[in-house]
RNA sequence: CACUCAUCGAGAGCGGUGGAGGGGCAGGCCCUUGGAAACCGCGGCGACCGGCGAGCCGGGAGAACCCCGGUCCGUGUCAGGUGCCAACUCCUGCGGAGCAAGGCUCCGAGAGAUGAGUA
Numbered sequence: 001c002a003c004u005c006a007u008c009g010a011g012a013g014c015g016g017u018g019g020a021g022g023g024g025c026a027g028g029c030c031c032u033u034g035g036a037a038a039c040c041g042c043g044g045c046g047a048c049c050g051g052c053g054a055g056c057c058g059g060g061a062g063a064a065c066c067c068c069g070g071u072c073c074g075u076g077u078c079a080g081g082u083g084c085c086a087a088c089u090c091c092u093g094c095g096g097a098g099c100a101a102g103g104c105u106c107c108g109a110g111a112g113a114u115g116a117g118u119a
Base pairs, nucleotide, nucleotide: 002118003117004116005115006114007113008112013042014041015040016039017038021031022030023029025093026092027091028090043085044084045083048081049080050078051077052076053073055071056070057069058068059067060066089111094108095107096106097105098104099103
């Protein structure tokens, strides 16, 4: 880098260095010298993977406890691996539906992000 699957209206920031940019792209709209990006330190969020645990199902053993596998847990728990800590993925970008409509709402696709897996 490519492919597959899942999720994306929740949640969580201070300090130091740094100096003008940032929010993927485009158009909007916004954040930013009352200091952007980036890096460092500390802190936090939480359930994608992982550990532990409860329920259920199947099997084993059997008096019972129990053992193995699977499944499930919108709020079980731990914070180990990633990730994240302005705004719904900030909104729209393609197709469609509805509505007293130069717009609004909704559905789907695409794109993007993150995770798990495959080559």
Molecule: SAM riboswitch aptamer (S box leader)
Organism: Rubrobacter sp.